[in-house]
A computed fold for a 96-nucleotide RNA, annotated as THF (Tetrahydrofolate) riboswitch aptamer. Rfam family: THF (Tetrahydrofolate) riboswitch aptamer. From the family's description: Tetrahydrofolate (THF) riboswitch was first reported for Ames et al. as an RNA motif in 5' untranslated (5'-UTR)regions of folate transport and biosynthesis genes in Firmicutes genomes. The prediction has a mean pLDDT of 81. The model forms 91% of the base pairs in the Rfam consensus.

Formats: sequence, C1' cells, structure tokens
RNA sequence: UGUAGAGUAGAUAUCACGCGUUAAGUGCCAUGUGUACGGGAUGUUGACCAUGGACGAAGGUGUCAGAUGCCGCGGUGUGAUAUCGCUUCCGCUACU
Repeated sequence: UGUAGAGUAGAUAUCACGCGUUAAGUGCCAUGUGUACGGGAUGUUGACCAUGGACGAAGGUGUCAGAUGCCGCGGUGUGAUAUCGCUUCCGCUACU
C1' cells in the first nucleotide's frame, strides 16, 4: 500500500420469569435545537426521555365476595439464545 474481518443503538423469532386485565403498558400525533448510539470524531435515519393531546382492550373458572390457584388476553416488561445491523474519515485485528 492492498485484501478481509471484528465491533453500537436497535429490529425480528423462540424460551423463561414477570406486569396489567378495577387499564398501566404498547402503538399514534405535536413540541424540545433533551439523552445515548461500532474504539474516536461527524452525520442522516432510527432508538430513548420529558411535556401535552387523541384513541383504545378479553376475559373466564373457582368463591357469597375476596385471597391463593388455573386457562386466556395485551401489536405488555426484563433476561438469555439465534439472525440482521449505520454514512464519511481516522483507528483495531489478521493476511499481504
């Protein structure tokens, strides 16, 4: 110098343990020059957070009722595994 590779936020699927079902959560819209995002810098898009708004659900069994339990439901939370996985420049690893 050249070639190849690793690595993020996150997304999907499966499993496990939970939460809610007396409605939170998820999803949607607006605002913010908010937070984080391969190892560094940078940037588009996504991700998240805060505030406000609109919309909205599948419960059943058991019991006098409840508690405990069981079966479901939610475009539900977390973890593990597998797959996918950033732009530009500079780095890292291996080969040359």